[in-house]
Context: one part of a larger RNA
Molecule: small-subunit ribosomal RNA, central domain
Organism: uncultured organism
RNA sequence: CUGGGCGUAAAGAGCGUUGAGGGGCGGCUCCGUAAGUUGGGCGUGAAAGCUCCGGGCUUAACUCGGAGAUGUCGUUCAAUACUGCGGGGCUUGAGGACAGCAGAGGAAGGUGGAAUUCCCGGUGUAGUGGUGAAAUGCGUAGAUAUCGGGAGGAACACCCGUGGCGAAGGCGGCCUUCUGGGCUGUUCCUGACGCUGAAGGCGAAAGCUAGGGGAGCGAACGGGAUUAGAUACCCCGGUAGUCCUAGCUGUAAACGAUGGAUGCUGGGUGUGGGGGGUGUAAAUUCCCUCUGUGCCGAAGCAAACGCGUUAAGCAUCCCGCCUGGGGACUACGGCCGCAAGGCUAAAACUC
Numbered sequence: 001c002u003g004g005g006c007g008u009a010a011a012g013a014g015c016g017u018u019g020a021g022g023g024g025c026g027g028c029u030c031c032g033u034a035a036g037u038u039g040g041g042c043g044u045g046a047a048a049g050c051u052c053c054g055g056g057c058u059u060a061a062c063u064c065g066g067a068g069a070u071g072u073c074g075u076u077c078a079a080u081a082c083u084g085c086g087g088g089g090c091u092u093g094a095g096g097a098c099a100g101c102a103g104a105g106g107a108a109g110g111u112g113g114a115a116u117u118c119c120c121g122g123u124g125u126a127g128u129g130g131u132g133a134a135a136u137g138c139g140u141a142g143a144u145a146u147c148g149g150g151a152g153g154a155a156c157a158c159c160c161g162u163g164g165c166g167a168a169g170g171c172g173g174c175c176u177u178c179u180g181g182g183c184u185g186u187u188c189c190u191g192a193c194g195c196u197g198a199a200g201g202c203g204a205a206a207g208c209u210a211g212g213g214g215a216g217c218g219a220a221c222g223g224g225a226u227u228a229g230a231u232a233c234c235c236c237g238g239u240a241g242u243c244c245u246a247g248c249u250g251u252a253a254a255c256g257a258u259g260g261a262u263g264c265u266g267g268g269u270g271u272g273g274g275g276g277g278u279g280u281a282a283a284u285u286c287c288c289u290c291u292g293u294g295c296c297g298a299a300g301c302a303a304a305c306g307c308g309u310u311a312a313g314c315a316u317c318c319c320g321c322c323u324g325g326g327g328a329c330u331a332c333g334g335c336c337g338c339a340a341g342g343c344u345a346a347a348a349c350u351c
Base pairs, nucleotide, nucleotide: 003323004322005321006320007305008304012319014202015201023196024195025194027090028089029088030087031086032085033084035083036082037079038078039077040076041075042074043073044071050068051067052066053065054064055063056062093193094190095189096188097186098185099184100183101182105179106178107177108176109175110174111173112156117151118150119149120148121147122146123145127138128137164171165170207248208247209246210245211244212243216242217241221237222236223235224234259318260317261316262315263314264313267296268295269294270293271292272291273290274289275288276287277286300307301306324351325350326349333344334343335342336341
């Protein structure tokens, strides 16, 4: 290389978009064409080699003669199932229309109550706080406790649910505005318009730049304990940060450790959103169906664990990735970044 693989052994890119461009693949049907494809003829396919037959060295190797095979080949004639190409038609894929529905989907603005802390005032007096036990700390300059008032920041208890929404990251008080997607029903319209898929785009936390903000929490740091020691776990403090605006960073156990699309293959049982039917005074209920989300399991798969219509089953298409362990999520180079660093990515050597 071929091959075989990618939930856990090495391996699915963190995630989506296709619009301007390109590649691979592509529903049903009719006509044409004959490029791919298939068959025949002709040409060519040197010799040696290879296969078969026969001969020569005592045999064999070797060698001589004859026949044959060997092709992304050329040309010509023909075939038309499949693919391609050109044209016509279709509606089931895809998209749209109309009527409904659910939702922490996104952005901006406004607003509410509880709690913590701080400030002011009242009551009140010796403790309080913290722990395994303590101490540091706070407190007679009046703390803790309690009542009233005020300030400010951050987060939204209950509802809350293997509940919902989103492509992923992620999203949770309430209201308004703007805005994306999804589901159901009708089968009205377009008529294959599809699938996959670089770049650009999005992307938790931490971190960075500038300016704000700062209640609580809290890396670093200081102190008290513990301990043989304690650069920790526990306690008292506490700066960056956590929050907002603008920009950067581009990573993660970014996980379902499971790429996307389509079709097919027994069921049972929960739950979210719709639709239809049965039934009823109404409802509950029951049945069917579409779409999500869980659990258990037929067949099958799997090294096992397990997966099992939300497949890791049976198939097709496209992309990404793996190829013994360490060296090495490294060096060098390149690209990106303010930096931290990121992306791409070896070898010697060694087992």